Large-subunit ribosomal RNA, domain IV from a Nocardioidaceae bacterium, 353 nucleotides, folded computationally. It matches the Rfam family "Bacterial large subunit ribosomal RNA". Gene Ontology terms of the family: ribosome and structural constituent of ribosome. It was read from a public genome assembly. Model confidence (mean pLDDT): 89 of 100. NCBI's taxonomy places the organism under Bacteria, Actinomycetota, Actinomycetes, Propionibacteriales, Nocardioidaceae.

[in-house]
Context: one part of a larger RNA
C1' cells in the first nucleotide's frame, strides 16, 4: 500500500450523483393495529409486552371406580381418586446479557410507469420493455381460411364460428368525440380507358397471263407482308361504405359602464377543425414558469394555476386496491458514509535473511 474482517468518544447522512457501503431489524407467544380497498387485502401494517433454571397455587384432558338409564350391550349418561399430560398464577435463584453462540424481515409517508404471477439481450441493460387475462376489428361454411412443399402430401384438426387465422389494444374502473377530402380495404349488371385473342376492310410484295411503242405497263389464282372499324377481362378512372383501417382534428380582426379578459360578432380557409379528461408532465423550449407544502437554505419532490414551443381519447384517456431486486422525493431507527480518524487481527505485495 492492496484484500478481508473487529471495535471505536461526542456527533448521528454534516458523505455522496445517489444512505452507495455498513449498522440496526430478525425467532415464538400475548397484547394490538391506520388511511385505503376490486372487501379477498392492506398486515408480520405500525407499536408495545414477555421468553433461562428451581418450586408451584389454579384450572383442564385422560381414565380405575362408582352411580343412574334401558333397547341388556365390546351400550349410553353423570360423577370422578391416583398416575401420565397440559395450562401456569405467584414465590425464590444467577449472569453484563435468558430466541444469551449459529440461523434469523428494518419500518413508514407521498408520487410517476406497468394491473398481477411470470418472460427477457447466454458473456456490461431485469426494466416503464415482452408477454399476459380481458376489449375491439378483419378473414374463414370445411378439400376452411392460413402455412409449408416443384408436387403427392402435411399442420390446420381426428378440430367446424362459443371453432381456427390475422391485426392492434393490454386486469378492473369511467369512458372512448369530429373528420371517409389522401392512402387502403369492401362495395357497385352503367359510363370512359384497356392487353392478348376473334375480326380483316384497306393497301402491299411475288408471278401464269395480257398488252404494246421490246423493255415497260396492267395482272387472276396461290403464297406472303402489313392491318382499319368491329368484339373482348380484370384494373385504372368513376359512385359509394369504412377510422378499435393508415391518419387527421385551424388563422385573422373586434367586441362589456376602471383596467385587464372575451361569453358575444364579422371574415377566410378545411375532409374535420381537438369533445371528455388530464396537463411545466417519462411530454414545458423560454424555465430554477407563478403561488402553496416541506427545509434555517430545495434547478430535485408533493398540491395548484394553464400562457398545451409540441397531451388527448384501442399508435387508447383518466384514475386505480394489490404487486415491483423498476424510477423519484421525503421521515423514523440505525451507523467509520462523514466531522477525522485511531487501534487490533488474517492473507498479500515490500525490505530484510
Nucleotide at each position: 500500500c492492496c484484500a478481508u474482517g473487529g471495535u471505536u468518544a461526542a456527533g448521528g447522512a454534516a458523505c455522496u450523483c445517489g444512505g452507495c457501503a455498513a449498522a440496526a431489524u430478525g425467532c415464538c407467544c400475548c397484547c394490538g393495529u391506520a388511511a385505503c380497498u376490486u372487501c379477498g387485502g392492506g398486515a408480520g401494517a405500525a407499536g408495545g409486552g414477555g421468553g433461562g433454571c428451581c418450586g408451584g397455587a389454579u384450572u383442564u384432558g385422560u381414565u380405575a371406580u362408582u352411580g343412574c338409564a334401558c333397547u341388556u350391550g365390546c351400550u349410553g349418561c353423570a360423577a370422578a381418586a391416583a398416575g401420565c399430560a397440559a395450562u401456569g398464577a405467584u414465590g425464590g435463584c444467577c449472569g453484563c446479557a435468558g430466541a444469551g453462540a449459529c440461523c434469523a424481515g428494518g419500518c413508514c409517508c407521498a408520487a410517476g410507469c406497468g394491473a398481477c404471477u411470470g418472460u427477457u439481450u447466454a458473456c456490461u441493460a431485469a426494466a416503464a420493455a415482452c408477454a399476459c387475462a380481458g376489449g375491439u376489428c378483419c378473414g374463414u361454411g370445411c378439400g376452411a381460411a392460413g402455412u409449408u412443399g416443384u408436387a403427392a402430401g402435411a399442420c390446420g384438426a381426428u378440430g367446424u364460428a362459443u371453432a381456427c387465422g390475422g391485426a392492434c389494444u393490454g386486469a378492473c374502473u369511467c369512458c372512448u368525440g369530429c373528420c371517409c377530402g389522401g392512402u387502403g380495404c369492401u362495395g357497385g349488371a352503367a359510363g370512359g380507358u384497356u392487353a392478348a385473342g376473334g375480326g380483316g376492310a384497306c393497301g402491299g410484295g411475288u408471278u401464269a397471263g395480257c398488252a404494246c411503242u421490246u423493255g415497260u405497263g396492267c395482272g387472276a389464282a396461290g403464297c406472303c407482308c402489313a392491318g382499319a372499324a368491329c368484339u373482348u377481362a380484370a384494373g385504372c378512372c368513376c359512385c359509394a361504405g369504412u377510422a378499435a383501417a393508415c391518419g387527421g382534428c385551424g388563422g385573422u380582426g373586434g367586441u362589456a359602464a376602471c383596467u385587464a379578459u372575451a361569453a358575444c360578432c364579422a371574415u377566410c380557409c378545411u375532409a374535420a377543425g381537438g369533445u371528455a379528461g388530464c396537463g411545466a408532465a417519462a411530454u414545458u423550449c423560454c424555465u430554477u414558469g407563478u403561488c402553496g407544502g416541506g427545509u434555517a437554505a430545495g434547478u430535485u419532490c408533493c398540491g395548484a394555476c394553464c400562457u398545451g414551443c409540441a397531451c388527448g381519447a384501442a399508435u387508447g384517456g383518466a384514475g386505480u386496491a394489490a404487486c415491483g431486486a423498476c424510477u423519484u422525493g421525503g421521515g423514523c431507527g440505525c451507523u467509520g458514509u462523514c466531522u477525522c480518524a485511531a487501534c487490533c487481527g488474517u492473507g498479500g505485495a515490500c525490505u530484510c535473511g